Predicted 3D model of a 349-nucleotide part of an RNA (small-subunit ribosomal RNA, central domain) from an uncultured bacterium. Model confidence (mean pLDDT): 88 of 100.
Context: one part of a larger RNA
RNA sequence: CUGGGCGUAAAGCGUACGUAGGCGGAUAUGCAAGUUGGGGGUGAAAUCCCGGGGCUUAACCCCGGAAUUGCCUUCAAAACUGUGUAUCUUGAGACCGGGAGAGGUAAGGGGAAUUCCGAGUGUAGAGGUGAAAUUCGUAGAUAUUCGGAAGAACACCAGUGGCGAAGGCGCCUUACUGGCCCGGACCUGACGCUGAGGUACGAAAGCGUGGGGAGCAAACAGGAUUAGAUACCCUGGUAGUCCACGCUGUAAACGAUGAGUGCUAGAUGUUGGGGCCCUUGGGGUUUCAGUGUCGCAGCUAACGCGUUAAGCACUCCGCCUGGGGAGUACGACCGCAAGGUUAAAACUC
Numbered sequence: 001c002u003g004g005g006c007g008u009a010a011a012g013c014g015u016a017c018g019u020a021g022g023c024g025g026a027u028a029u030g031c032a033a034g035u036u037g038g039g040g041g042u043g044a045a046a047u048c049c050c051g052g053g054g055c056u057u058a059a060c061c062c063c064g065g066a067a068u069u070g071c072c073u074u075c076a077a078a079a080c081u082g083u084g085u086a087u088c089u090u091g092a093g094a095c096c097g098g099g100a101g102a103g104g105u106a107a108g109g110g111g112a113a114u115u116c117c118g119a120g121u122g123u124a125g126a127g128g129u130g131a132a133a134u135u136c137g138u139a140g141a142u143a144u145u146c147g148g149a150a151g152a153a154c155a156c157c158a159g160u161g162g163c164g165a166a167g168g169c170g171c172c173u174u175a176c177u178g179g180c181c182c183g184g185a186c187c188u189g190a191c192g193c194u195g196a197g198g199u200a201c202g203a204a205a206g207c208g209u210g211g212g213g214a215g216c217a218a219a220c221a222g223g224a225u226u227a228g229a230u231a232c233c234c235u236g237g238u239a240g241u242c243c244a245c246g247c248u249g250u251a252a253a254c255g256a257u258g259a260g261u262g263c264u265a266g267a268u269g270u271u272g273g274g275g276c277c278c279u280u281g282g283g284g285u286u287u288c289a290g291u292g293u294c295g296c297a298g299c300u301a302a303c304g305c306g307u308u309a310a311g312c313a314c315u316c317c318g319c320c321u322g323g324g325g326a327g328u329a330c331g332a333c334c335g336c337a338a339g340g341u342u343a344a345a346a347c348u349c
Base pairs, nucleotide, nucleotide: 004320005319006318007303008302012317014201015200016199017198021194022193023192025088026087027086028085029084030083031082033081034080035077036076037075038074039073040072041071042070049065050064051063052062053061054060091191092188093187095184096183097182098181099180103177104176105175106174107173108172109171110154114150115149116148117147118146119145120144121143125136126135162169163168206247207246208245209244210243211242215241216240220236221235222234223233258316259315260314261313262312263311266294267293268292269291270290271289272288273287274286275285276284277283278282298305299304322349323348324347331342332341333340334339
C1' cells in the first nucleotide's frame, strides 16, 4: 500500500459546535481542466519476452519484432466529474398559527421529616444486635406535648412517562432564556452533510479562597465477630457532601452500537400533535414526531439485531492489528497539586 474489521472477540473520540479538507439535489446551455478516442513526437542501447540465425550443443553472440503500461503535442467527443451563466423546489432555512415538557439561569416562598435548644408531663431504663458490648440516662434519658433554631433533601403524583447534544434534570411561584413537535405552503433558492487541528460543555471524587454544616459519612477511635479481622455488624466521628467563585477533565461518560441521507413485511403498547367519520360520555380510522415489546425477509461465529437495524446502499470522521511488559517509561503539552493527554522499546510467552 492492498485487503479485513469496530454491540459482546482488539477496535466508535464522553458530547456538541465548527476551521481547513472530503462529499453533495433538479433543469437548460457554454467551456473543455479531469475523462474518452484518433494522429504525431519522444520513451538511448543493452537487459526481459516472442520469432529466426551463428559457434558440434549449451551458456554466449547476432538479426527482427513486441514491450517500454510514461511524458509532450495536435485533432475530436461532451455522457460523467469540474467550472461559468440562467432557472427550479423536493434538501436546508425563514415566516404565520397552535402544542407538550424534572431543558437552562436567577430570585422569592412552602410543608413533612431529622438533629439541637428552652419549657411541661413522667420514671428507669433507652439504644443497638444473630447474640452482645462500646454508647446515652436519676446532674432525669427514651417516650410524649408546646415553643424556637439550623441545614439538607423534596414523600404521594411517578409511569421501559417527559425534556436535554452528552453529562444530566423532579416541591411551588415569578422573571429571563435554549431546543423540539404539529398544521399552513406566503418567502429565500442548495444556503447542505461530515469534520483533521481548534473551541465549548462535561457525573462523582479531588484541589484553591471564603462561607455553611442538620443528617449521612472516607480517614480515625472504641465495641463485637474471628485462629487473626488493619473487614463485613454496632456506637461514635473529621474531611467531604451544601453555597459562591476558580481549577481539574476523568467514569462500565454504556445502547459497551460515531454523525447524516435514502430504501426494505408487519403486530401491539405508550407520549405529544393533526385530519376524517360516528357522536351523550366517548369510540373508530388515518397521518406525523418520539419512546417500548414482539416479529418476516435479511444479517450474525453464536447470542441476538430486526423501519429507533447489528438489513440494503452512499458520504465524511474516529479507531483496531496476538497476550504480557503498558495505557507504563522517556520526551512534549496541560495542571496549584493529585494527576491528565499524547505514547514506545528491550525482554518474555